[in-house]
Context: one part of a larger RNA
RNA sequence: CGAUGCCGAAGGAACUAGGCAAAUUGCCCGCGUAACUUCGGGAGAAGCGGGACCUCGGUCCGGGCAACCGGGUCGGGGUGGCACAGAAGAGGGGGUAGCGACUGUUUACUAAAAACACAGGGCUCUGCGAAGUCGCAAGACGACGUAUAGGGUCUGACGCCUGCCCGGUGCCGGAAGGUUAAGGGGCGGGGUGCAAGCCCCAAACCGAAGCCCCGGUAAACGGCGGCCGUAACUAUAACGGUCCUAAGGUAGCGAAAUUCCUUGUCGGGUAAGUUCCGACCUGCACGAAUGGCGUAACGACUUCCCCACUGUCUCCGGCAUCGGCUCA
Numbered sequence: 001c002g003a004u005g006c007c008g009a010a011g012g013a014a015c016u017a018g019g020c021a022a023a024u025u026g027c028c029c030g031c032g033u034a035a036c037u038u039c040g041g042g043a044g045a046a047g048c049g050g051g052a053c054c055u056c057g058g059u060c061c062g063g064g065c066a067a068c069c070g071g072g073u074c075g076g077g078g079u080g081g082c083a084c085a086g087a088a089g090a091g092g093g094g095g096u097a098g099c100g101a102c103u104g105u106u107u108a109c110u111a112a113a114a115a116c117a118c119a120g121g122g123c124u125c126u127g128c129g130a131a132g133u134c135g136c137a138a139g140a141c142g143a144c145g146u147a148u149a150g151g152g153u154c155u156g157a158c159g160c161c162u163g164c165c166c167g168g169u170g171c172c173g174g175a176a177g178g179u180u181a182a183g184g185g186g187c188g189g190g191g192u193g194c195a196a197g198c199c200c201c202a203a204a205c206c207g208a209a210g211c212c213c214c215g216g217u218a219a220a221c222g223g224c225g226g227c228c229g230u231a232a233c234u235a236u237a238a239c240g241g242u243c244c245u246a247a248g249g250u251a252g253c254g255a256a257a258u259u260c261c262u263u264g265u266c267g268g269g270u271a272a273g274u275u276c277c278g279a280c281c282u283g284c285a286c287g288a289a290u291g292g293c294g295u296a297a298c299g300a301c302u303u304c305c306c307c308a309c310u311g312u313c314u315c316c317g318g319c320a321u322c323g324g325c326u327c328a
Stems, first nucleotide, its partner, number of pairs: 001323008010314002014312001019309001027051005036041001038157001052079012080084001092307004097302002099299002104116002120155007132141003158294004163224003168221002170217005177212003183206002188201005225243005252286001253283001264280005
């Protein structure tokens, strides 16, 4: 000096990206417990008190014929220690907000999460030799199942909801029409041959699906405007005009895990707050199953605050063991 333990005056997070680490708490019994809530919960909330041993008395239980033995509980008196859950083991707590409902799952060796899954919801395909998947096939899975089943896909408990656009793309439906391959059809033409013939090219016309076309469909892929004016202070614009569009963003939320300008502005908390919480709305560039907004419970998740507690720190010191180092 390093590692691992232990202790520390006064202060007590001033440390730091961050209380990381450490400390506190810890068991049993009694009392007592808030908001909120899906009435289950939240709860071991929080918080307060008691706990050993001796002795006396009450009472209860078990065993035994009984004497008696074992155990629980309540009350009185007393004893010793620094300390009585005397060692070990053994929750720190509270408040706020975000995300995800939850228990689960995951990057075997840097990520455990707000990612995946999940019950629940929707759309869609599939009538059974099912659809779908593997295989060249036979065959197999699906399934010894049968639409309350199976596959695909999106969403993700629950509550309140889920607006407008079908112009583009996709999908579905359309006995017409247009286009259209092989094939059919052969007007007509060509090569060759003396010829019969053989061989080519080939116009009409008839020819599927597809595409065009006509419709439907957004919990299909997706999309959801601009400019100008207007009210008796000002400001603003319920109102009007105009251009464009398939339609111009409804509810709800909003400087947000989304806000560039931005440390927006106001309020709260602090002596002091680029974070945090509550508001406002000027949403660079939220928005409704690529779900919107809430939500009790849950979380080794993330944010901010408070109490307790501490060597994290002010500011370091000592002790123990091991290693290193120096000397022998």